């Protein structure tokens, strides 16, 4: 240094849920709150999955479809803390 790892030290993020705001919804943001996480840091214009359907498919119902979401679904890419076994 690389791979593997998270013992110690110093830290970090924040599920469910509650309040407020935004949004058609899924969901997001802020504040509380912690289930967890060694990349739970970033990329959704890298690929797939999943969620939603404002809008479109002439119209109603239904159905189908992201250009809307999800990086805490997976793979991939980029970057990063520590150093015991």
């Nucleotide at each position: 240094c690389u791979c593997a790892g998270g013992a110690a030290a110093g830290g970090g993020u924040a599920a469910a849920u509650c309040c407020g705001c935004c949004g058609a919804a899924a969901g997001g943001c802020g504040g509380g709150g912690a289930c967890a996480c060694a990349a739970a840091g970033c990329c959704g214009a890298c690929g797939g999955g999943c969620c939603u359907u404002a809008c479109a498919g002439a119209a109603a119902a239904g159905c189908u479809g992201a250009u809307g979401g999800u990086g805490g679904c997976c793979g991939g890419g980029c970057u990063a803390c520590c150093a015991a076994a």